[in-house]
Context: one part of a larger RNA
RNA sequence: UGUUCGUUAAGGAACUCGGCAAAAAAGCAGGUGUACCUUAGGUAUAUACCUUGCCCUUUUGUGAGAUUAUAUCAACUCAAAAGGGCCGCAGCGAAAGACCUCUCCCGACUGUUUACCAAAAACUUAGGUCCGUGCUAAAGCGCAAGCUGAUGUAUACGGGCUGAUGCCUGGCCAGUGUCAGAAGGUUAAACCUGUGGGCGCAAGCUCGCAGGCCAAGCCCUGAUGAACGCCGGCAGUAACUAUAACUGUCCUAUGGUAGCGAAAUUCCUUGUCGCGUAAGUUGCGACCCGCACGAAUGGCAUAACGAGUAGAGGACUGUCUUAACGAACAUUCC
Numbered sequence: 001u002g003u004u005c006g007u008u009a010a011g012g013a014a015c016u017c018g019g020c021a022a023a024a025a026a027g028c029a030g031g032u033g034u035a036c037c038u039u040a041g042g043u044a045u046a047u048a049c050c051u052u053g054c055c056c057u058u059u060u061g062u063g064a065g066a067u068u069a070u071a072u073c074a075a076c077u078c079a080a081a082a083g084g085g086c087c088g089c090a091g092c093g094a095a096a097g098a099c100c101u102c103u104c105c106c107g108a109c110u111g112u113u114u115a116c117c118a119a120a121a122a123c124u125u126a127g128g129u130c131c132g133u134g135c136u137a138a139a140g141c142g143c144a145a146g147c148u149g150a151u152g153u154a155u156a157c158g159g160g161c162u163g164a165u166g167c168c169u170g171g172c173c174a175g176u177g178u179c180a181g182a183a184g185g186u187u188a189a190a191c192c193u194g195u196g197g198g199c200g201c202a203a204g205c206u207c208g209c210a211g212g213c214c215a216a217g218c219c220c221u222g223a224u225g226a227a228c229g230c231c232g233g234c235a236g237u238a239a240c241u242a243u244a245a246c247u248g249u250c251c252u253a254u255g256g257u258a259g260c261g262a263a264a265u266u267c268c269u270u271g272u273c274g275c276g277u278a279a280g281u282u283g284c285g286a287c288c289c290g291c292a293c294g295a296a297u298g299g300c301a302u303a304a305c306g307a308g309u310a311g312a313g314g315a316c317u318g319u320c321u322u323a324a325c326g327a328a329c330a331u332u333c334c
Stems, first nucleotide, its partner, number of pairs: 001330008010321002014319001019316001029051004037042001039164001053086009063076001065073003087091001092097001099314005105308001106306002111123002127162007139148003165301004170231003175228002177224005184219003191212009232250005259293001260290001271287005
């Protein structure tokens, strides 16, 4: 000097990004008792309070068993209650064995994940919905044979999206996609008919031209959003002012509905107001000029749950004010 420990006056988070680390309390025992909220199951060991050893006595219950054979409990088993006494600082006498509370966000939950920097709000999930599939199923693997699906059969199987539950899920089919459509347009080779050139004795070969016939596709017509997606601008207007229920106009397929909102989304921004603090760029509750929320790329609520994020309080402490002492070990020096 360091590592790992131990103790500390007064204060008690003033430390710090943050109570990180440490400390402390209580320890799934017995009894009492337990809030908000709630999907009525929970929350819950909520929080909080009391007790706990040993000896003696009494009472009550129990009855393996014993005695009797109507029944009973002298001794004995187990349990509970009451009274009295004894010792210690301390009776779950050692060890091991939850700190607690309030509020927001996200995700319903248990589960899974970046073996070796990320455990989460990511993935999954039950539930919802859409699409495909009638069985030699669709889908997938394979060159094939064949196999899975499935020794299943639409309450089944495959795929996409969403993600418990509750209340809901608005408008737009112009673009793209998908589906449907015995008409029409366009459209290749082949085929048919006619015809021309070259070569050849011929059979025929070859190079064309014109017409006809003619598939899917595309055009066209329609449907479809829990398909990909999208969901405006500028002016004016009310008897203070301000604002604009109202009106006009342009553009569009339609112009963002309910709900939420400075949000895990708000640039300006530490927006403004309130609460909390002596003091609060964080937090909570509101407001709404939403730069740039918004309805299964789900919207909003939500009990329970979470080694999740954020804020606050209690208890407690060497985290700190501010450092000191001690133990073991290690390095260096003597």
Molecule: large-subunit ribosomal RNA, domain IV
Organism: Patescibacteria group bacterium